RNAcentral holds the sequence, with entries from ENA and SILVA. Predicted 3D model of a 1375-nucleotide RNA (small-subunit ribosomal RNA) from an uncultured bacterium. It matches the Rfam family "Bacterial small subunit ribosomal RNA". The prediction has a mean pLDDT of 85.
RNA sequence: AGAGUUUGAUCCUGGCUCAGGAUGAACGCUGGCGGCGUGCUUAACACAUGCAAGUCGAGCGAAGCACUUAUGAUUUCUUCGGAUUGAAUGAGUGACUGAGCGGCGGACGGGUGAGUAACGCGUGGGUAACCUGCCUCACACAGGGGGAUAACAGUUAGAAAUGACUGCUAAUACCGCAUAAGACCACAGCACCGCAUGGUGCAGGGGUAAAAACUCUGGUGGUGUGAGAUGGAUCCGCGUCUGAUUAGCUAGUUGGCAGGGUAACGGCCUACCAAGGCAACGAUCAGUAGCCGACCUGAGAGGGUGACCGGCCACAUUGGGACUGAGACACGGCCCAAACUCCUACGGGAGGCAGCAGUGGGGAAUAUUGCACAAUGGGCGAAAGCCUGAUGCAGCGACGCCGCGUGAAGGAUGAAGUAUUUCGGUAUGUAAACUUCUAUCAGCAGGGAAGAAAAUGACGGUACCUGACUAAGAAGCCCCGGCUAACUACGUGCCAGCAGCCGCGGUAAUACGUAGGGGGCAAGCGUUAUCCGGAUUUACUGGGUGUAAAGGGAGCGUAGACGGCGAUGCAAGUCUGAAGUGAAAGGCAUGGGCUCAACCUGUGGACUGCUUUGGAAACUGUGUUGCUAGAAUGUCGGAGAGGCAAGCGGAAUUCCUAGUGUAGCGGUGAAAUGCGUAGAUAUUAGGAGGAACACCAGUGGCGAAGGCGACGUUCUGGGCCGCAACUGACGCUCAGUCCCGAAAGCGUGGGGAGCAAAUAGGAUUAGAUACCCUAGUAGUCCACGCCGUAAACGAUGAGUACUAAGUGUUGGGGGUCAGACCCCAGUGCUGGAGUUAACGCAAUAAGUACUCCGCCUGAGUAGUACGUUCGCAAGAAUGAAACUCAAAGGAAUUGACGGGGGCCCGCACAAGCGGUGGAGCAUGUGGUUUAAUUCGAAGCAACGCGAAGAACCUUACCAGGUCUUGACAUACCGUCAAAAGCCCCAGAGAUGGGGAGAUAGCUAUGGCGGAUACAGGUGGUGCAUGGUUGUCGUCAGCUCGUGUCGUGAGAUGUUGGGUUAAGUCCCGCAACGAGCGCAACCCCUGUUGCCAGUUGCCAGCAUUGAGAUGGGGACUCUGGCGAGACUGCCUCUGCAAGGAGGAGGAAGGCGGGGAUGACGUCAAAUCAUCAUGCCCCUUAUGAUCAGGGCUACACACGUGCUACAAUGGCGUAAACAAAGAGAAGCGAACCUGUGAGGGUGGGCAAAUCUCAAAAAUAACGUCUCAGUUCGGAUUGUAGUCUGCAACUCGACUACAUGAAGCUGGAAUCGCUAGUAAUCGCGAAUCAGAAUGUCGCGGUGAAUACGUUCCCGGGUCUUGCACUCACCGCCCGUCA
Repeated sequence: AGAGUUUGAUCCUGGCUCAGGAUGAACGCUGGCGGCGUGCUUAACACAUGCAAGUCGAGCGAAGCACUUAUGAUUUCUUCGGAUUGAAUGAGUGACUGAGCGGCGGACGGGUGAGUAACGCGUGGGUAACCUGCCUCACACAGGGGGAUAACAGUUAGAAAUGACUGCUAAUACCGCAUAAGACCACAGCACCGCAUGGUGCAGGGGUAAAAACUCUGGUGGUGUGAGAUGGAUCCGCGUCUGAUUAGCUAGUUGGCAGGGUAACGGCCUACCAAGGCAACGAUCAGUAGCCGACCUGAGAGGGUGACCGGCCACAUUGGGACUGAGACACGGCCCAAACUCCUACGGGAGGCAGCAGUGGGGAAUAUUGCACAAUGGGCGAAAGCCUGAUGCAGCGACGCCGCGUGAAGGAUGAAGUAUUUCGGUAUGUAAACUUCUAUCAGCAGGGAAGAAAAUGACGGUACCUGACUAAGAAGCCCCGGCUAACUACGUGCCAGCAGCCGCGGUAAUACGUAGGGGGCAAGCGUUAUCCGGAUUUACUGGGUGUAAAGGGAGCGUAGACGGCGAUGCAAGUCUGAAGUGAAAGGCAUGGGCUCAACCUGUGGACUGCUUUGGAAACUGUGUUGCUAGAAUGUCGGAGAGGCAAGCGGAAUUCCUAGUGUAGCGGUGAAAUGCGUAGAUAUUAGGAGGAACACCAGUGGCGAAGGCGACGUUCUGGGCCGCAACUGACGCUCAGUCCCGAAAGCGUGGGGAGCAAAUAGGAUUAGAUACCCUAGUAGUCCACGCCGUAAACGAUGAGUACUAAGUGUUGGGGGUCAGACCCCAGUGCUGGAGUUAACGCAAUAAGUACUCCGCCUGAGUAGUACGUUCGCAAGAAUGAAACUCAAAGGAAUUGACGGGGGCCCGCACAAGCGGUGGAGCAUGUGGUUUAAUUCGAAGCAACGCGAAGAACCUUACCAGGUCUUGACAUACCGUCAAAAGCCCCAGAGAUGGGGAGAUAGCUAUGGCGGAUACAGGUGGUGCAUGGUUGUCGUCAGCUCGUGUCGUGAGAUGUUGGGUUAAGUCCCGCAACGAGCGCAACCCCUGUUGCCAGUUGCCAGCAUUGAGAUGGGGACUCUGGCGAGACUGCCUCUGCAAGGAGGAGGAAGGCGGGGAUGACGUCAAAUCAUCAUGCCCCUUAUGAUCAGGGCUACACACGUGCUACAAUGGCGUAAACAAAGAGAAGCGAACCUGUGAGGGUGGGCAAAUCUCAAAAAUAACGUCUCAGUUCGGAUUGUAGUCUGCAACUCGACUACAUGAAGCUGGAAUCGCUAGUAAUCGCGAAUCAGAAUGUCGCGGUGAAUACGUUCCCGGGUCUUGCACUCACCGCCCGUCA
């Protein structure tokens, strides 16, 4: 510091999401040690039990106990001397006990955050308006009395709590009196001071109020006053959340006077008087919230938070109240009320964990009913001391931070295992094993602190130190598609699942699950929640508003904000110096202490703030005084659809009256409804009425906008030019307010010609509540009153100043003979800098600056709901949320598309010729059927297609019979020497069984048997693939390098003007070149030369039945090498490229035909040609056999053949090809058969022989328009050929039979010349089986004006919300 995500790609706007840090956390998995911290965020929910505030006997009385002592009743013994026992009483002592009076403390410490938007808190001040126990200092004192009361005793009520009465007693308890320095109260005087009230000092007389003792004789305590310190109280300035869909609130309210009350000011309270006070700088109301130091985050400014620690406040079950006291309206005090809990004898009572532990409950969730007063502090006490759940410690929790460890060094056979693999290996991996070493932590043993000043240690036998011992006891979690570091295998198959965003998963998932491996962090790791950051995404720092969200429809103008030039004063802002404060802790810098760190601690600086004070005077402000450049006034001119009112004019429409006149008019794409013989339309004349103002007319004028258009008049607003007389900053903007505001609409009353929502009818249409037509009502018009909105737009708020040019135009001025030219004010265009995301804007800014106002913050929901205001209503204004999505959007780019445009091409249309669609048959497909009718192909670009040929085979399908290392390949072992072939038997056959024969060699090879690797698959996936092919399309296109332009995608080049079949060529041009395509090079054909001359040819010569032969190379022909055509020549035209015409020529402008198919598109076709990944089958989805099927048949479609006849059929006799094929072949001639054919077989591996007859054609004859002498289907009989075999299921022949069909609806196909049409011939495949396919020649046309239209294509341009690209996208309704 950024990244992902809108698009085919781009730039921008804009939201969403991520990476970081943090937490009183929780959850999941895991868990070795220690230190320091920290731990009910929820129910201010309820609480069992224990503890958390007592202390003083040196204030007091009494009681008990112990001890001492005095007296000593009594008892026992006695030697009567005495000894012993010790009641009771008195006195004393006590570091004894628990009540009571009294004092001090229970107002601190500890907890919680409910309330509170407040002088509550923070900060800085004031109190001349105040108080302050204990403490310190100073001064002055303490004389002498009195009466009670608890305890106690007795009586008594009650269950208890708790009382009641009588009697006794003390005090540092209580009360008079005395004293009064000083204090206080009222009166009156002087001096000084202050910010007002006022304060201080001095002096006067009058009034008022004190005291307590104890003692160890050292002291301690008491009273009064003053000062200090501490603590508190109160007032004020400033700051302190959200909502206006909360706009008005307030009667003690605001002020005054008098009084009361308080420590003290004050409506704090009361009476009276006045009517004020607060509020757009947000009152009141509603919601939320303890505030701060600080904490988290951030570069900062900010934003969020208010746990722990510290300061303040508030609260103590809820609400209220006071008492005591220095201090409370009091957490562990009192009273009342309420709720709840407990006790009860039912009459009454008791209680308050938001103290420490702990319990229940709530909750995702938060600990021990621990030890000690040793330390630090607190209360009481003279002290010893007592009390202290404050505190110090320990326990529990990885809750957080910090530190340490789980070993270190060597160690390659790169072990085993695991994973993967192209099977070779690779990874885990020096990792382990193994060797050597060490002992931090934990464990064991020994010693053992500081914390403590004289004593006193809970922690604690703790920290720490030492010793011996064992690598032993100690690693997990998350992630691995991108963001984001880290990849493979298997499983799954839009299922299961993942996911923070984009998204992944539909059979080869680096995204799911598991494994191996890897990455990250580590006693933790992830997830969830929340906050800041990134987010300049609320923009003060630091954003915008023409088109992305956003300029109010317009104006006047109030508050407010901002404001010209000179002089001078002040000092509020501003700047500067000083002082006070800004608590401590925290943070920062730098030292120190725990082994380090966390942690603790010293010092410094910081705390950006507030206050006080000294100064400066440029700027802002403010006061004074001037000025004229802003602004306004005056005056001279002049323009204008500016506004209002009342008039007035002509054209046109309609209607009425009358005339002329006759059958239609009107309307449309075409019609119809409608009007018209009762006289329309048309035309003429007259009249009525309403509305609007042609031409002029113009990116011309005026107005703030809306808007304003015949003409003259009345009244009236504003702007402009010139002059420079007057005022002297009077200005600009403007929340709220007010006013204006198109059309439509509303109310009342008029008016109503034309037009015309609604409505009616007619059309159109699948429908047509529309577009079109005929009618037609509100309305449009006027007056008055509402409404208050528009794409009210320049989608551009107003004002001022500045910043290149050029060119129109309106008004005015200067200038001139007239001009040119210059100035001001408007209104347009082009364009530079600049600006912009781009488009664009560009002196009329969207440029550069300033001032003020309005508005925006993802899309949808939605300008909707609710509330409020306005309105007669319609509705307008203001204006959300839940929820859903990861986009929505702007500008520009490339394509595709358009029933957009321009140009061009193509048998694309048109012009023609012939077909298909109707019939019969052939063939393919669909469908149906079937055991099976194997599979594929599906618009063009599947359908006489794969198939250049299914009777068996083919064959993949079906039923059945068989085989299982296999029909086929490689490898191993064993065995046999044969196997195959021949014969016989069983069987449908496969197969099984048997036999004969030859015998020599060796196994190459082969058979058999066995075991395992494997074979095999026309099984799946053409959407995993290679290769091949189709199509757009033989269309003219498709790209690249460098340069240039653009932020970029991209553009340019390749566009433009011509030309061409062509991105063919020329010219021009920020392009210059190049590549793949085009063309050419290749083949056939058309002309010809040379060479060659057999099997081909025959002019001349010889010869014959015959080029059969001799001979010839002239011709034809054959096949090699050449020539030839290039717009080369001429005319015209054009800058050129080229074009038009002509000559010559066999051929003329690409001569004709073929091969040749750019970048790419269609997930196009093919896993069944072949190859191939993965998946699947393995006594079967493999192999084999015979039979059947692929040939079915109500039907539908495609492609063909034959026809329907006379341009014909039939018969007779006759003529002319080319290209091919031939040995398991073509087969002559001859014989034979009506014929298919058969017999025999010359010749020929072929320019020699054969197939082989060409047919249409021409000639002659016949038929004469008919279901025929057309047509030949179907069927019967008899045959021929091929073949193991023609039943399912072949072709052909003869005779007989003689169906449909008389030119084919809508629709549709091919063809532009040797073409269509027509006629035959051949070949491949093939045993046989073409109407198909591929070739060959014969005869041989018609037409093309032309590009409007249909289809397809190319190119330029335009629009676009499409880019899976119009078979798109998308809206509504229904399921």